RNAcentral holds the sequence, with entries from ENA. Small-subunit ribosomal RNA from an uncultured bacterium, 1377 nucleotides, folded computationally. It matches the Rfam family "Bacterial small subunit ribosomal RNA". The coordinates come from a structure-prediction model, not an experiment, and the mean pLDDT is 84.
RNA sequence: AGAGUUUGAUCCUGGCUCAGGACGAACGCUGGCGGCGUGCUUAACACAUGCAAGUUGAACGGUUUAUGGUGAUGAAGUGCCUUCGGGUAUGGAUAUCCAUAGGCAGUAGCGAACGGGUGAGUAACGCGUGAGGACCUGCCCUGAGGAGGGGGACAGCAGCUGGAAACGGCUGGUGAUACCCCGUAUGCCGGGAGGUGAAAGGGCCUUUAUGGUCUGCCUUUGGAUGGACUCACGUCCUAUCAGCUAGUUGGUGAGGUAACGGCUCACCAAGGCUACGACGGGUAGCCGGCCUGAGAGGGUGUCCGGCCACACUGGAACUGAGACACGGUCCAGACUCCUACGGGAGGCAGCAGUGGGGAAUUUUGGGCAAUGGGGGAGACCCUGACCCAGCGACGCCGCGUGAGGGAAGAAGGCCUUAGGGUCGUAAACUUCUUUUGCAUGGGAAGAUAAUGACGGUACUGUGCGAAUAAGUCCCGGCUAACUACGUGCCAGCAGCCGCGGUAACACGUAGGGGACGAGCGUUGUCCGGAAUUACUGGGCGUAAAGGGCGCGCAGGCUGUGCGCCGAGUCGGCUGUUGAAAGGCGGGGCUCAACCCUGUCAAGCGGUCGAGACCGGCGUGCUGGAGAGCUGCAGAGGCAAGCGGAAUUCCCGGUGUAGCGGUGAAAUGCGUAGAUAUCGGGAGGAACAUCGGUGGCGAAGGCGGCUUGCUGGGCAGUGACUGACGCUGAGGCGCGAGAGCCAGGGUAGCGAACGGGAUUAGAUACCCCGGUAGUCCUGGCCGUAAACGAUGAAUGCUAGGUGUGCGUGCAGCGAUGCAUACGUGCCGCAGUUAACGCGAUAAGCAUUCCGCCUGGGGAGUACGGUCGCAAGAUUGAAACUCAAAGGAAUUGACGGGGGCCCGCACAAGCGGUGGAGCACGUGGUUUAAUUCGAUGAUACGCGAGGAACCUUACCCGGGCUUGAAAUGCAUCUGACAGGAGCAGAGACGCUCUCUUCCUUCGGGACAGAUGUGUAGGUGCUGCAUGGUUGUCGUCAGCUCGUGCCGUGAGGUGUCGGCUUAAGUGCCAUAACGAGCGCAACCCUCAUCAUUAGUUACCAUCAGGUUAAGCUGGGGACUCUAAUGAGACUGCCAUCGUAAGAUGUGAGGAAGGUGGGGAGGACGUCAAAUCAGCACGGCCCUUACGUCCGGGGCGACACACGUGUUACAAUGGGUGGUACAAAGGGCAGCUACAUGGCGACAUGAUGCUAAUCUCCAAAACCACUCUCAGUUCGGAUCGGAGUCUGCAACUCGACUUCGUGAAGCUGGAUUCGCUAGUAAUCGCGCAUCAGCCACGGCGCGGUGAAUACGUUCCCGGGCCUUGUACUCACCGCCCGUCA
Repeated sequence: AGAGUUUGAUCCUGGCUCAGGACGAACGCUGGCGGCGUGCUUAACACAUGCAAGUUGAACGGUUUAUGGUGAUGAAGUGCCUUCGGGUAUGGAUAUCCAUAGGCAGUAGCGAACGGGUGAGUAACGCGUGAGGACCUGCCCUGAGGAGGGGGACAGCAGCUGGAAACGGCUGGUGAUACCCCGUAUGCCGGGAGGUGAAAGGGCCUUUAUGGUCUGCCUUUGGAUGGACUCACGUCCUAUCAGCUAGUUGGUGAGGUAACGGCUCACCAAGGCUACGACGGGUAGCCGGCCUGAGAGGGUGUCCGGCCACACUGGAACUGAGACACGGUCCAGACUCCUACGGGAGGCAGCAGUGGGGAAUUUUGGGCAAUGGGGGAGACCCUGACCCAGCGACGCCGCGUGAGGGAAGAAGGCCUUAGGGUCGUAAACUUCUUUUGCAUGGGAAGAUAAUGACGGUACUGUGCGAAUAAGUCCCGGCUAACUACGUGCCAGCAGCCGCGGUAACACGUAGGGGACGAGCGUUGUCCGGAAUUACUGGGCGUAAAGGGCGCGCAGGCUGUGCGCCGAGUCGGCUGUUGAAAGGCGGGGCUCAACCCUGUCAAGCGGUCGAGACCGGCGUGCUGGAGAGCUGCAGAGGCAAGCGGAAUUCCCGGUGUAGCGGUGAAAUGCGUAGAUAUCGGGAGGAACAUCGGUGGCGAAGGCGGCUUGCUGGGCAGUGACUGACGCUGAGGCGCGAGAGCCAGGGUAGCGAACGGGAUUAGAUACCCCGGUAGUCCUGGCCGUAAACGAUGAAUGCUAGGUGUGCGUGCAGCGAUGCAUACGUGCCGCAGUUAACGCGAUAAGCAUUCCGCCUGGGGAGUACGGUCGCAAGAUUGAAACUCAAAGGAAUUGACGGGGGCCCGCACAAGCGGUGGAGCACGUGGUUUAAUUCGAUGAUACGCGAGGAACCUUACCCGGGCUUGAAAUGCAUCUGACAGGAGCAGAGACGCUCUCUUCCUUCGGGACAGAUGUGUAGGUGCUGCAUGGUUGUCGUCAGCUCGUGCCGUGAGGUGUCGGCUUAAGUGCCAUAACGAGCGCAACCCUCAUCAUUAGUUACCAUCAGGUUAAGCUGGGGACUCUAAUGAGACUGCCAUCGUAAGAUGUGAGGAAGGUGGGGAGGACGUCAAAUCAGCACGGCCCUUACGUCCGGGGCGACACACGUGUUACAAUGGGUGGUACAAAGGGCAGCUACAUGGCGACAUGAUGCUAAUCUCCAAAACCACUCUCAGUUCGGAUCGGAGUCUGCAACUCGACUUCGUGAAGCUGGAUUCGCUAGUAAUCGCGCAUCAGCCACGGCGCGGUGAAUACGUUCCCGGGCCUUGUACUCACCGCCCGUCA
C1' cells in the first nucleotide's frame, strides 16, 4: 500500500466482498510447563447455609469464672495517735473481702453515611471542563479561654405477670463521660437598650499538694479534609413530534434551609421557552480511558481510577457533623418462611455458594503476615476491604517437546513418461546435552525489634534419563501452498467471484506442500481498507443528483481611503488539569508480559503585548447598485373595437348521377336533386403570405389590424445618491396541457361511443360519423422530457464567422472601422470517463441556495398538510439481488441507407413432386434386422461390389497364454504331411511317417505347462492426432514501425475512379510487409524444332479379291519431348492515371482463351475412436477367439436420389457410316462350328500405338396412324445359360408366355449461360459372379435465353441505430400452471 467482482473487450460511476487490528467472548478439534492479568455482557430473576461492623472495663453499675491473698491469733471500713514503720480503739465479714486476669448482657461513647456491590433509573447542572459566592464540616492540626455549684431519673437487676413465638407489661431499687437546672464566658442576635447562651470526667505517679502528668470535656480563631449550591461551554437518534408552559415567568412580603432561590405560601403583573429545534417519542449511567485510524475521525465505557444513581417495589421521615441510610426505623405492595391461626420473621446489585435464564463466566478455600479501615491510652479486637491459594489456554508474555554426525539416499507410503522422482538427514544407528520431568538435600526476600497465610513456595546443590510433551487450519483466483484416487449438477463446498453433469489442483480420501504453533480455526461485534457522508477529503449536461419560474423576511457573504477600538486571530508569562494508562528516558523481576521511577499536553481561565487580516465605531470616495435627461427595437402584458381569406350551415339559381373515401374497399351522402358551380345570408374559431437556428418575456409562454393603459430591456450622456449590494431555508406570487365547479358559446377538430374495413383476433393503426373538450367569464388544480435534462450572481481567460438592434468615427457613396447588448456556428488554451463544453463554459476563482449517496421494493405504504374530486406534496421499512448504470470500442443484426457481385431473381431449356422399378433413409418388425452419417454441409453417404467369406449383429456348438506377436523358467522331441473314425463344422480320437547344428555343457526350431502378457469394430470425435465437409475460389485476414486514443481500439485496409479480385491508379499520418487474389504447374486449341515404331503413306517400286500388304520414305496425320505465341502490344474515342469502349486491325486464339489442380485468418465443441494412430475408462474360461446356420435383403407406411416411361422430333424391321478414353494372361479373344439366345465347343493372336474388347444416336428405306396402342414394360408362370464348395432365404443373364401402373404429373422445387443444357452410346475401378439404373471417365450430335437488379436467397465494402456479443434461431414483457 491494495485486491476480486458488471463487459466479447475498454474507460468511468457504483455497490458488494476480501487481506489488517481488537475482544470480559462463545463454539469445534487439540492441549506440556511457568509468570502476569482476567472471569454472569443474559433474569436490577429468586435465594438454603456460613461469614462480610464492631469496639471501649482507662465512662458506669452489676453479674460471673480462674488464680493469688486475707480472715474470730480479727478482714474491709471508721476514729484517735504517729518517729509515717506502725500502734491503738472500734467494728464484726464466715465461702466473705481484696488484688490480678478474663467472660456476659445492659447504660454510655465513637464507628456503623467508610470500605464492598450493581448500572435498574437518569438526555439531567447527571457527567466533563472552567469559573463563582450566599454556606456547612465529627475525628485531625493551630491559637485563645474555660471546666464553679446543684438536682432528679432510667436500663440492667429483683419480684409479679401476658404471649406459641417475636416481643412485652406492672411494681421496687441503682451508677455514670447518660439527662436537667443555676451561675459565668471572648461568643451570637440587635443601631442601641437589651436578649440569648457551655462543660465531665477518667487513668497513672508521688514529694498527698490549691501537686505533677496523660487523656477526655466546653466555648472560640484560623487551617486542613469532606460536602452543599449557582453559572458558562460541551454531551445520542427522531420534525412522519411544531408549538410548549399555571408555580408557569417575574415582582413585593412572609415562611423555610447550613445556604441562594417559586424551595413553599399570600398578593400583584403577564410573562417564560422555541426552527441555534422548545414540547413529545426512542435509546443510554457519564468521564479518565480503551479499540481502531497516517491523521481528522469512528466505535466503545469490561477490569483499574473519579463522579452519579440504586439496594425486593413505591413512599416517608428519625438519629446524626454527615443519611432521607445495602447488612437502621416506619407505612403501603408483591413474594417467601414460621405459627398454637391470635400473630410474627425476611430482603446476597457484600464474599463464597444454590436454583433459574443462557452460546457463556470460578472455591460454600487460607490469612489478617503485608497495605488500608473502625474502636481503644495501650495490649488488642474486628475487617469475604485486602493479601494469598484453587478452577478455566479466557487474554498477554516466556520456555520446552531435543542437539551434532549420519546415503545402501534403507524399508514403507505416494506419484511415475516404468527410467525414476518424493517424503528425506527425515528415520534407523552413533556421539552429546538435561530447560521441562522424577528423586533427594539446602532454602529466601517480602519485616529496620516481634509477627509469614502464601510456603518447604521462588531459587538452588546432587543423581536419573531422550527419557514425560504437537496440533490446527489451509493449498481455483483474491492468497503462501499440487498431485493421485473416489464421486459424476449426486454427495457436497462456498467470504466474493464461483466449483460439481466421467479425466474436478474448488466435493471426499490419501501422499505431498503452505501458514501459524500450545494453540489453530469458526461465529459474533467494532474500527480500518471506504475519498462509500468527502472538515481534512466527493459530487449533480448524459452515471444517483439543479428546486418549473420569480419576488423576498430571517440567515450567510459583501467594493475603496483614513482614524480609533481590540470580540475573533497571533505571541509571551501564568493558573488549572496533567493519579494510573499512553509517548520519551532510566531502573527491577534471568528476558518478556508485568512492575517502579523521572519527564512530557491539548483544553479552559487569568494577565501582558501585536494590530496585517477579520470584526465594531466614526469620517470620506465612486468604480458595484440605484437614478435624472435624450433616444431606440420588440408576437412583453391587459382591455375595447375592427378586418379579410377559408371551413360548415341556411336560402335561391344553374345542373345531373353520382359524390366521398382508401393500399383496395365499405359504412356514409345523393333522383325528396347531392357532389360541382354562381349569388345572398348566419355563426364560431383561427389569423396564410411577410416569417427568419428573427424578436420579446423570469419561466410557463407570446403572431391579423387599430386605440387606450402598462411592465421590462438597450444605447448615449455623466447632473444626482453614496455600498443603498449578492444569494435566499421558510413564506408569498406566477405557472403549458389535461382535469374539476358555475354560467355562456360551439364553425372546424375531436377522447369516449357507434358503424365500415384490416386481422387468427384488432377493445388499435385506416375510413364514415360523433359527445365531453377545445372558445369566453369567474373560481379551483399546481403537474410535465416545466429540457440547454446545465440554479443565481460577480470577476478573469486566444481567435474566426453569421445574425438582431443601437451608438461613434471615416467616406460623396456603396461601404469600412470601432464599441455595447442579445442570439447562432466553428474553434485555441483549459476541462471531461468519454461524448463533448469551450467569453451564452461543462475553463480559472469567489459567495449563497437546492439536491445526490448501489439496483429492485417505491415515489409505494402509514402519518401529516393541501384539494370539490382527480390527485399533489412530504416520504419509509420488511424482503431481495451482485449487480443496476454512463460513455465509448469490436463484431453481429435491422421488414435502416448507399455501392457491388453470384444461374440469386428475371429471360430460357430440361427435370423433381403423380406411375412402375432400383437404391439409400426414417419408422415399424425381429432372436438379429451390426454400426456410423441427420437443415443447408445426412439420405445411389462410409460401401470403388453383404449368397459363404466380408461381418462388426443373432442362435447354437467349441477354446482359455488363447486365431496372430513376444520375454523368461521347466519339461518333451519334433513340427508339418498322409490315412481312418464320430461330428453340421470347429474340434476330438486313432494309426502312419518324421529333425538339424554341437566345443556334448547346450543351441536352433516346434509343442506342452507356468508366468509377464495378448486380444477387444467395447465407451468417450465433448480428452486427441491425422483427414474431410461448409461458409467459399467469397476477397478477404493480418503484421512491423510510426501516428492518434487514458483505454478497448483506430489508422494503414478509409475516400474517388477501376477490376473477376485489398486488381490497379490517384489522393492520403502513414510507410512497408506477410497469408490470400493473380502468375508460376497440368491439360485442350495454333505453329516450329527434334525423334519415327507397333502409328502414317504424298512421291518411287513391287503386290492383292481387297488391304501400308512389302521395299522404302520422314512430307502429312499422329505419337511425345522441347520451344514459340497473347502483352490492352497496335489504332480510334473517353479518362489525370489505372483502365473502359469498338460488327477495329492483325491473329489459331483477345482482353483471366476453355478446363483442372490449388481453398487465407477463421466459423460450425461440424464429421470420423468402425480406415489408421492415440490419452483415459471398461471386459479377461469373455465385451477375446474358432465354427455351422441365420441376419444386415423383413414391410402397413413416410421421405430422398435415380432409372424406365407415358409415345409419331416416336416404336419396330432392314441397310449404310463416323469416335475418344481406357482394359486385358486365373485375362481380352479374332475366326469357325452348335444353339432363337444367354452361351458352349474348337482354335488363333496378344504381356499390347502390333492382337483384342469396339460404338450408339445420326443417315437411307419400309411399316405402325393416336389406341392404354406394334406405346410402356412391372409382375407372374415355364424353360435355360454362366459364375461359384454352394444361387432356398439371396445372383446376373437368355428365351417363350403373361402384359400392371402410367396418356406429361397439385402446392412446390432442382440443374444449367456454350461445345454448356439436352440427347446418344463407349470405357474403367471394385469384382468368382452380381443385384451398377450408382460412381468415375470418354467422345458423338448439339440448342434457347439474359430487358435488367425492384423483389427472393447468399456474399463483399462503406455508413447508421441497438438494451444483441451463446451475437435476431438474440434479448425481453405480461398472464397462467